The RNA shown here (transfer RNA) has 72 nucleotides and comes from Candidatus Andersenbacteria bacterium RIFCSPHIGHO2_02_FULL_46_16. Its Rfam family is "tRNA". From the family's description: Transfer RNA (tRNA) molecules are approximately 80 nucleotides in length. Its mean pLDDT, the model's own confidence on a scale to 100, is 82. RNAcentral holds the sequence, with entries from ENA.
[in-house]
């Protein structure tokens, strides 16, 4: 250099056009002798970046950046 996969809250994932969801973690409250477990509520991602198409883009198209793998 070429090919393939991936980049989404603090972490791990889902979502493949229609207002972004789940698990763990975090914060607050309840329960408790109690910090755990359990229950309730909350904060936190403008979806790697820049453009394009479209009424509408995490999703489709182009370019670039980064990570993993394959090949030489």
């Nucleotide at each position: 250099c070429g090919c393939g996969g991936g980049g989404u809250g603090g972490a791990g994932a889902a979502g493949u056009a229609g207002u972004a969801u789940c698990u763990c973690g975090c914060c607050u409250g309840g329960c408790u002798c109690a910090u755990a477990a359990c229950c309730a509520g909350g904060a936190a991602a403008u979806c790697g970046c820049c453009g394009g198409u479209g009424c509408a883009a995490u999703u489709c198209c182009g370019g670039c950046c980064c990570c993993c793998g394959c090949u030489a």